[in-house]
Predicted 3D model of a 351-nucleotide part of an RNA (small-subunit ribosomal RNA, central domain) from an uncultured bacterium. Its mean pLDDT, the model's own confidence on a scale to 100, is 88.
Context: one part of a larger RNA
RNA sequence: CUGGGUGUAAAGGGAGCGUAGACGGCAGUGCAAGUCCGGAGUGAAAGCCCGGGGCUCAACCCUGGGACUGCUCUGGAAACUGUAAAGCGGGGAGGCGGGGAGGGGCAGGCGGAAUUCCUGGUGUAGCGGGGAAAUGGGUAGAAUCCAGGAGGAACACCGGCGGGCGAAGGCGGCUUGCUGGACCGUAACUGACGUUGAGGCUCGAAAGCGUGGGGAGCAAACAGGAUUAGAUACUCUGGUAGUCCACGCCGUAAACGAUGAUUACUAGGUGUCGCGGAACGAAGUUCUGCGGUGCCGUCACAAACGCAAUAAGUAAUCCACCUGGGGAGUACGUUCGCAAGAAUGAAACUC
Numbered sequence: 001c002u003g004g005g006u007g008u009a010a011a012g013g014g015a016g017c018g019u020a021g022a023c024g025g026c027a028g029u030g031c032a033a034g035u036c037c038g039g040a041g042u043g044a045a046a047g048c049c050c051g052g053g054g055c056u057c058a059a060c061c062c063u064g065g066g067a068c069u070g071c072u073c074u075g076g077a078a079a080c081u082g083u084a085a086a087g088c089g090g091g092g093a094g095g096c097g098g099g100g101a102g103g104g105g106c107a108g109g110c111g112g113a114a115u116u117c118c119u120g121g122u123g124u125a126g127c128g129g130g131g132a133a134a135u136g137g138g139u140a141g142a143a144u145c146c147a148g149g150a151g152g153a154a155c156a157c158c159g160g161c162g163g164g165c166g167a168a169g170g171c172g173g174c175u176u177g178c179u180g181g182a183c184c185g186u187a188a189c190u191g192a193c194g195u196u197g198a199g200g201c202u203c204g205a206a207a208g209c210g211u212g213g214g215g216a217g218c219a220a221a222c223a224g225g226a227u228u229a230g231a232u233a234c235u236c237u238g239g240u241a242g243u244c245c246a247c248g249c250c251g252u253a254a255a256c257g258a259u260g261a262u263u264a265c266u267a268g269g270u271g272u273c274g275c276g277g278a279a280c281g282a283a284g285u286u287c288u289g290c291g292g293u294g295c296c297g298u299c300a301c302a303a304a305c306g307c308a309a310u311a312a313g314u315a316a317u318c319c320a321c322c323u324g325g326g327g328a329g330u331a332c333g334u335u336c337g338c339a340a341g342a343a344u345g346a347a348a349c350u351c
Stems, first nucleotide, its partner, number of pairs: 003323004007305002012319001014203004021196003025088002029084003033081002035077008048066007092193001093190002098184002104179007111155001116150006127136001164171002208249006217243002222238004260318006268296013301306001324351003333344004
């Protein structure tokens, strides 16, 4: 390199948008670059393959044919690919107008429960904590109970391991404004406008970083009490960064469905969410369509586990990635970053 692969053995990029490129619907027409057919030239000799012959055989040599899968020129074909102009439509894609669903996003306002603290009252010797204790706090009046106040963070029940929304990360009190997407249904309109996507750009949990705020609870570090042979731990009492906000970085996760995106096809059964249709007089029930989301299961697939219309089945297009373990996601170089570090990413050696 080819081949074979990528749920768990090595291997799907964390996610999206999209450039180049690759691939691309239906029915005709022209052209003839690819493609196919015929002809001509060339494809040196030797070598190679087949036949015949000469050295006693063979190697070797002589000879006839083939091949030399290629290139060039020329005459044709037009199915497929390509290309040119013109077309088609509820078969792809987009889309006017109509609907309902939703913790989708951003900004503002508001609310109650609880913890903590402060003030006043109540009240007197205990509280707290634990396996048992102690550190701790308390007669300078704690804990308890009541009233008032301050402040920050998170939003019980509804709420659902199977529910909703989002591309992923993720999103949950109420309300207002702005705003994105999906779905149902009607079928005007555009007329292949599509799929994927190397680079690129954007988003991206937590922790961490910079500047300025904020700080109730929790809590790395740290301190003390226990435990223990020791205890730099588990447990207890405290407690600072941080957790929160604004702006700016970082760019990583078991970023997981460990399963890339898109399209078509391939038995069923049973839940659930959204929207619609039909029947039965209504309520409601039953049947049914489309779109999500679960479980079970046939064929098939799979090393097995399992997967099974939300495929890991059958096919197609495009991208990414793998190629024994360690050394090593290390070194060096480069790019990015304030730093932490991230990205790219070896070899010697060794088994």

RNAcentral holds the full RNA, with entries from Greengenes.